A computed fold for a 72-nucleotide RNA from uncultured Marvinbryantia sp., annotated as transfer RNA. Its mean pLDDT, the model's own confidence on a scale to 100, is 82. It matches the Rfam family "tRNA". Gene Ontology term of the family: triplet codon-amino acid adaptor activity. Rfam describes the family as follows. Transfer RNA (tRNA) molecules are approximately 80 nucleotides in length. It is annotated as a transfer RNA.
[in-house]
């Protein structure tokens, strides 16, 4: 310079066009002499940003930013 991948909850990952979920972690309650394990139950993301396409967008399509990898 080109050219391919990632981005989604605080972190790790799902969700290939129809209510955005799960693990871990955080808050509260039970439990326990306390505390850690356990069980219940909460909060938490207008999906990197900005546009197009649809009745409808995380998903398709462009542009862009961030990072990672390749080739020159």
């Nucleotide at each position: 310079u080109c050219g391919g991948g990632u981005g989604u909850a605080g972190u790790u990952c799902a969700a290939u066009g129809g209510c955005a979920g799960a693990a871990c972690g955080c808050c509260a309650g039970c439990c326990u002499u306390c505390a850690a394990a356990g069980c219940u139950g909460g909060a938490a993301a207008c999906u990197g940003u900005g546009g197009g396409u649809u009745c409808g967008a995380u998903u398709c399509c462009c542009a862009u930013c961030a990072c990672c990898c390749g080739c020159u």